The prediction has a mean pLDDT of 87. Predicted 3D model of an 85-nucleotide RNA (c-di-GMP-I-GGC riboswitch aptamer) from Oceanobacillus salinisoli.
C1' cells in the first nucleotide's frame, strides 16, 4: 500500500418501547438488536430525503426552510485487530 475471514480484544445500536423536548419532522436519556470494518470524527454552502411552525396565494391533498436527517449516496480526515504484498 491493498484487503475484511468462519480469529481475537473490544466498539456502536435498527425496528419498537418509556420518559423529556419540539408546531412538527426529529432530538436526548433508559430498555431493546435489526444491522454495521469506521454506524468513530467533520461537511447539510455536494447530491437527495424529511417536516411546515411562521410567510405566501391559486385557499389546497397548495406552495415554501430560516426546522431536521451523516445507519440513502458521496467527500474530507484519524484509527484497532488480522490477512497478503
Nucleotide at each position: 500500500u491493498u484487503c475484511g475471514a468462519u480469529a481475537a480484544u473490544g466498539g456502536c445500536a435498527a425496528a419498537c418501547u418509556c420518559a423529556u423536548u419540539g408546531a412538527a419532522a426529529a432530538a436526548u436519556g433508559g430498555g431493546g438488536a435489526c444491522g454495521c470494518a469506521a454506524a468513530g470524527c467533520c461537511c447539510a454552502u455536494g447530491g437527495g430525503u424529511c417536516u411546515a411552525a411562521g410567510g405566501u396565494c391559486u385557499a389546497g391533498u397548495a406552495c415554501u426552510a430560516u426546522g431536521a436527517c451523516a445507519g440513502c449516496c458521496g467527500g474530507g480526515u484519524u484509527a484497532c485487530c488480522g490477512a497478503a504484498a